Small-subunit ribosomal RNA, central domain from a metagenome, 349 nucleotides, folded computationally.
Its mean pLDDT, the model's own confidence on a scale to 100, is 85.
Context: one part of a larger RNA
RNA sequence: UUGGGCGUAAAGGGCGCGCAGGCGGCCAGGCCAGUCGGAGGUGAAAUCCCUCAGCUUAACUGAGGAACUGCCUCCGAUACUGCAUGGCUUGAGUCCCGGAGAGGGUAGCGGAAUUCCUAGUGUAGCGGUGAAAUGCGUAGAUAUUAGGAGGAACACCAGUGGCGAAGGCGGCUACCUGGACGGGUACUGACGCUGAGGCGCGAAAGCGUGGGGAGCAAACAGGAUUAGAUACCCUGGUAGUCCACGCUGUAAACGAUGAGCACUUGGUGUUGCGGGUAUCGACCCCUGCAGUGCCGAACUAACGCAUUAAGUGCUCCGCCUGGGGAGUACGGUCGCAAGGCUGAAACUC
Numbered sequence: 001u002u003g004g005g006c007g008u009a010a011a012g013g014g015c016g017c018g019c020a021g022g023c024g025g026c027c028a029g030g031c032c033a034g035u036c037g038g039a040g041g042u043g044a045a046a047u048c049c050c051u052c053a054g055c056u057u058a059a060c061u062g063a064g065g066a067a068c069u070g071c072c073u074c075c076g077a078u079a080c081u082g083c084a085u086g087g088c089u090u091g092a093g094u095c096c097c098g099g100a101g102a103g104g105g106u107a108g109c110g111g112a113a114u115u116c117c118u119a120g121u122g123u124a125g126c127g128g129u130g131a132a133a134u135g136c137g138u139a140g141a142u143a144u145u146a147g148g149a150g151g152a153a154c155a156c157c158a159g160u161g162g163c164g165a166a167g168g169c170g171g172c173u174a175c176c177u178g179g180a181c182g183g184g185u186a187c188u189g190a191c192g193c194u195g196a197g198g199c200g201c202g203a204a205a206g207c208g209u210g211g212g213g214a215g216c217a218a219a220c221a222g223g224a225u226u227a228g229a230u231a232c233c234c235u236g237g238u239a240g241u242c243c244a245c246g247c248u249g250u251a252a253a254c255g256a257u258g259a260g261c262a263c264u265u266g267g268u269g270u271u272g273c274g275g276g277u278a279u280c281g282a283c284c285c286c287u288g289c290a291g292u293g294c295c296g297a298a299c300u301a302a303c304g305c306a307u308u309a310a311g312u313g314c315u316c317c318g319c320c321u322g323g324g325g326a327g328u329a330c331g332g333u334c335g336c337a338a339g340g341c342u343g344a345a346a347c348u349c
Base pairs, nucleotide, nucleotide: 003321004320005319006318007303008302012317014201015200016199017198021194022193023192025088026087027086028085030083031082033081034080035077036076037075038074039073040072041071042070049065050064051063052062053061054060091191092188093187094186095184096183097182098181103177104176105175106174107173108172109171110154115149116148117147118146119145120144121143125136126135162169163168206247207246208245209244210243211242215241216240220236221235222234223233258316259315260314261313262312263311266294269292270291271290272289273288274287275286276285299304322349323348324347331342332341333340334339
């Protein structure tokens, strides 16, 4: 490379938007580029293959044939692909009505609790542990009452519940704003799918500047434990955690399962959000979307998966190719740095 693969063996890009490219619904006629058929030309010789012949055979050589799977020209076919044209509505989208939601952003507000400060009551302890000690306290602590300050997080509701592309999102109110879903079936008429590069988003930690700092808490200090204890336990405690702006761009960024479309047994399992019918009243009748659990056929090495597929097919992208060396070195590129992305080889088993 061919091939075979990617839930757990190596392998799905963290997620989206999207240029190029690849692929693309139904009908009609047109063209005939691809495609197919026929004919002609060419495809040097040698070689390869077949037959025959010549050296006593063979290698070798000679003759003939076939082949040279290709290219070009002409004639023809028109199903499929393509091209251009006209049309269609089922794919896609728009419009109207509606309810649901921790979807995003900004501003404001609220109560509980911790800590601190002030004042009152009050007196000898408090705290902490396996047990202690460090620590705090007669300069009046802990406890308790009242008042105040400040920061961070929002108990119950709360749910294999909801929303979001992913990361993620949870007190209340207002404003701005994205998406999905249901009903109507008015409109556009293939406007679609995927997507190398590219652009954007992207937990935590970390970085820059300026704020903020209650609690918690890397580092650090002390007390214990221990043979030691640079730990686990305890008392403290700084970055940080919070806000604004900018950077970083990683993760077991996981469903370890790329995206889209179609098809394929089931259940009076269940949850959320809708619609219809009927009714005094719908979990129970009909129907759509989403989540979750179970079991078939099929698939799978097994485990398992099973209409939310890991089943059956098609389209497009990403990725894998023994372990270590190594996600290292070198180079390039991005970054303030930390480092990220790209990414070997020798050697070794």